Predicted 3D model of a 353-nucleotide RNA (Bacterial RNase P class A) from Atribacter laminatus.
[in-house]
RNA sequence: UGGGAAGAUCUGGCAACCGCAGGUAAACAAACCUGAGGAAAGUCCGAACUCCACAGAGCAAGGUACUGGAUAACAUCCAGCGGGGGUAACCCCGGGAAAGUGCCACAGAAAAGCAAACCACCUUGGUUUUUUACCAAGGCAAGGGUGAAAAGGCGAGGUAAGAGCUCACCGAUCACCGGGUGACCGGUGUUAUCUGGAAAACCCUACCUGGAGCAAGGCCAAAUAGGAAGGAAUGAGGCUGCUCGCUGACCUUCGGGUUGGCCGCUUGAGGAACCGGGCAACCGGUUUCCCAGAUAGAUGGUUGUCGUUCUCUUUUGAGAAUACAAAAUUCGGCUUAUCGAUCUUCCUAAAAA
Numbered sequence: 001u002g003g004g005a006a007g008a009u010c011u012g013g014c015a016a017c018c019g020c021a022g023g024u025a026a027a028c029a030a031a032c033c034u035g036a037g038g039a040a041a042g043u044c045c046g047a048a049c050u051c052c053a054c055a056g057a058g059c060a061a062g063g064u065a066c067u068g069g070a071u072a073a074c075a076u077c078c079a080g081c082g083g084g085g086g087u088a089a090c091c092c093c094g095g096g097a098a099a100g101u102g103c104c105a106c107a108g109a110a111a112a113g114c115a116a117a118c119c120a121c122c123u124u125g126g127u128u129u130u131u132u133a134c135c136a137a138g139g140c141a142a143g144g145g146u147g148a149a150a151a152g153g154c155g156a157g158g159u160a161a162g163a164g165c166u167c168a169c170c171g172a173u174c175a176c177c178g179g180g181u182g183a184c185c186g187g188u189g190u191u192a193u194c195u196g197g198a199a200a201a202c203c204c205u206a207c208c209u210g211g212a213g214c215a216a217g218g219c220c221a222a223a224u225a226g227g228a229a230g231g232a233a234u235g236a237g238g239c240u241g242c243u244c245g246c247u248g249a250c251c252u253u254c255g256g257g258u259u260g261g262c263c264g265c266u267u268g269a270g271g272a273a274c275c276g277g278g279c280a281a282c283c284g285g286u287u288u289c290c291c292a293g294a295u296a297g298a299u300g301g302u303u304g305u306c307g308u309u310c311u312c313u314u315u316u317g318a319g320a321a322u323a324c325a326a327a328a329u330u331c332g333g334c335u336u337a338u339c340g341a342u343c344u345u346c347c348u349a350a351a352a353a
Stems, first nucleotide, its partner, number of pairs: 001349010012306007020035005037324001041335002044333005049213004056244004061209005066080005081094005095204002100202002103197002118144002121139007152170002155167003172191001174189006217263004227254005237247002270289008307322006
């Protein structure tokens, strides 16, 4: 210098004028202070909080899935293990298909069955004078062919031809020994057919899960005719499908009225700095800070100037662009969108010293 890998950060600045929302504060005016995001988004996971019966039992149903840790919790994060990709930095994937049942289009003899043979190979018999060729009975699965996938791989022996039929090596299973908290790793022996894919087919194993959601829920005010029909102590309704158990008086539909305000609501598993523990995720301590709460929805508009990028002209300058998108109870994650810019660490190639 070129090419890459991983991670982090910013999301234009300043000024003037005109506005909007909340707070200081019970009210008006003035004043002062504060006023979107890294994703506020998708609503995909996990929780807090609230109510339903403090929340029960069984079946069913659903979810998660290598190991150890972190955490309020998780499908998240950290550290590792195994497999795959890459020269490497690094990235991607993760229970069980050897418990059982079922599935694998078309093609093919055969798709997982002690099942099967189209071509070929081999043996025997027959026809033929013989070679060849053909026919019949059998052997075999090494070769060809079919297919996305063909029953361990590879070499030697063996055989009529062949075949784990036998043997060496490799792979796999199982057992033992050693190491590790563990996933797993290393070694020794054994088995001689050990058996593809898919578990987002059923299923098995382990663990987890009651439901609904701030339009939760509570209070005040207003409104009304407490109307009509049906059902209900022989049990309505009580918020997941069924059964049990518990509770015990209203429930459903139609028609009509009111459709205002307050609380919940923002101080929180909160932010920042320093110190300590831990490889890390994270945890502990001290100090300090207060940082949106609207309700159909405030956080805006105009102008000037500077910045960044692009184009034209090139002395000056002129023009254009400046992302994705915007709180709605609150947190922890994941995923997706994003103009442009910056920083850190690492790998690799070449050259020079």

Overview
Rfam family: Bacterial RNase P class A. By type it is a ribozyme. Model confidence (mean pLDDT): 75 of 100. The sequence is in RNAcentral, with records from Rfam.